[in-house]
A computed fold for a 351-nucleotide part of an RNA from a metagenome, annotated as small-subunit ribosomal RNA, central domain. Its mean pLDDT, the model's own confidence on a scale to 100, is 91.
Context: one part of a larger RNA
């Protein structure tokens, strides 16, 4: 080990692929392992239960029956589960034709802006703040015009809009590439769902090596503020932020809600597709339908808040997880990592 739970009270693994296992559509035949029925054997005695008897009663003791929920063998049943053989198409998948998209990778390219450099104009300030100062500036700054360099990010479009399993993805073009949705038929014929281990992906920060470095900016320095100010504000500024290759593997990785299937009033937006109506040159209009994404709301659920066909409702299948607070996501050990650390994960003690 039951039970009860997992949106916010403890509890859904960050996400996927998938091994074993668990579970699995309609139908025919067969088998008889599970299942069910009967029989036989066995299931020691004592104990226990029922009624009877013996000690004057009881405890206690004696005898009878039951029980011993089980196991084995035999005979039988065939609905359900399983096995075997066959069929089916609604689950799943393939093909065909369309279609939307910041889905991914690589290469190229564009304009605005910041900074820096050169040159022109120009003169005494600029900058910054609550106010200032540090800082920059007569060696000519700020402002303005022209030219150049370089890096990073892509205003408007932009939308509870789109795409992706999640992390996440936003200028433009090309190449390569994954997935989805819709329509009509055709095909395969249960090929399915979940998934312990395992494998892969995985923001930011961080690490290794080599590049790059405009802006921003931990650390750091200075100026302020203050009783102090190792901060908030200001002036600077290095790692880092960027690229390539590798590592790390975490997060309020959140919808704080695992995945799949089915069922259960509606209303109203919005994105993608199809059909009809209408116009027919066409965008529209209205209706139906499939997929996605929001809001409102009935039944029902909920401790309440709220959820409510995108369920937290009603059911079934599979996995993960929880079991008072602290100690502690810690110690020890194992595994992983260059390290930082990650992962697995206690106890004493205490309330």
């Nucleotide at each position: 080990u039951u039970g009860g739970g997992c949106g916010u009270a403890a509890a859904g693994a960050g996400c996927g692929c998938g091994u074993a296992g668990g579970c699995g559509g309609c139908u025919u035949g067969u088998u008889a392992a599970g299942u069910c029925a009967g029989a036989u054997g066995u299931g020691a005695a004592a104990a226990c239960c029922g009624g009877g008897g013996g000690c004057u009663c009881a405890a206690c003791c004696c005898g009878c029956g039951g029980c011993c929920u089980g196991c084995a063998u035999c005979u039988g049943a065939a609905a359900c589960u399983g096995g075997c053989a066959g069929g089916c198409u609604u689950g799943a998948g393939u093909c065909u034709g369309g279609u939307a998209g910041a889905g991914g990778a690589a290469a190229g390219u564009g304009g605005a802006a910041u900074u820096c450099c050169c040159a022109g104009u120009g003169u005494a300030g600029c900058g910054g703040u609550g106010a200032a100062a540090u800082g920059c500036g007569c060696a000519g700054a700020u402002a303005u015009u022209g030219g150049g360099a370089g890096g990073a990010a892509c205003a408007c479009c932009a939308g509870u809009g789109g795409c992706g399993a999640a992390g996440g993805c936003g200028g433009c073009u090309u190449u390569c590439u994954g997935g989805g949705c819709c329509a009509c038929g055709a095909c395969u014929g249960a090929c399915g769902c979940u998934g312990a281990g395992g494998c892969g992906c995985g923001a930011a920060a961080g690490c290794u090596a080599g590049g790059g470095g405009a802006g921003c900016a931990a650390a750091c320095a200075g100026g302020a503020u203050u009783a102090g100010a190792u901060a908030c504000c200001c002036u600077g500024g290095u790692a880092g932020u960027c690229c390539u290759a590798g590592c790390c593997g975490u997060a309020a990785a959140c919808g704080a809600u695992g995945g799949g299937c089915a069922c259960u009033a509606g209303g109203u937006g919005u994105g993608g597709g199809g059909g009809g109506u209408c116009a027919u040159c066409a965008a529209c209009u209205c209706c139906c339908u499939c997929c996605g994404u929001g809001c409102c709301g009935c039944a029902g659920c909920u401790a309440a808040c709220g959820c409510a066909u995108u369920a937290a409702g009603u059911g079934c299948c599979c996995c993960g997880c929880c079991u008072g607070g602290g100690g502690a996501g810690u110690a020890c050990g194992g595994c992983c990592g260059c390290a930082a650390g990650g992962u697995u994960a206690a106890a004493a003690c205490u309330c």